[in-house]
This record gives sequence, structure tokens and C1' cells, in this order.
RNA sequence: GCGGGUGUCGUCUAGUGGUAGGGCCUAAGCUUCCCAAGCUUAUGACGGGAGUUCGAUUCUCCUCACCCGCU
Repeated sequence: GCGGGUGUCGUCUAGUGGUAGGGCCUAAGCUUCCCAAGCUUAUGACGGGAGUUCGAUUCUCCUCACCCGCU
């Protein structure tokens, strides 16, 4: 330099154009003499930009980070 792949809450992960879901963590509450365990609720995310579309995590282009291959 060229080609390919992956980017989603703090972390792991689902989601093939129509309300972004789940596990762990965190906070609050319930329970308990206290702790642990258990139950309920809440907080929090689509790497960035542009395009297509009534509507984009999803399709297209560029770009960034990481990984793989070729030279």
C1' cells in the first nucleotide's frame, strides 16, 4: 500500500427497515436481630459523519479503533 472482518449501557450479549431486549454490575425498596441469599423497581447503550427512506442498530459511502491475510 491492497483486501477482509468486528464495533450496541460499566462489562458480556440478542436484535436481517417500524417502541433497542436480556445476564452480570450499580442504586433504592421489601425480607432479616445483623450479614449473606432471595424478590421487586430504577438508572444506563447502537464508534463518528454523510446518503437512501415516511422511518436506519439494520441498506450504501467515507472515516476512526481493533483483529486477520497479502505485498
Molecule: transfer RNA
Organism: Magnetococcus marinus MC-1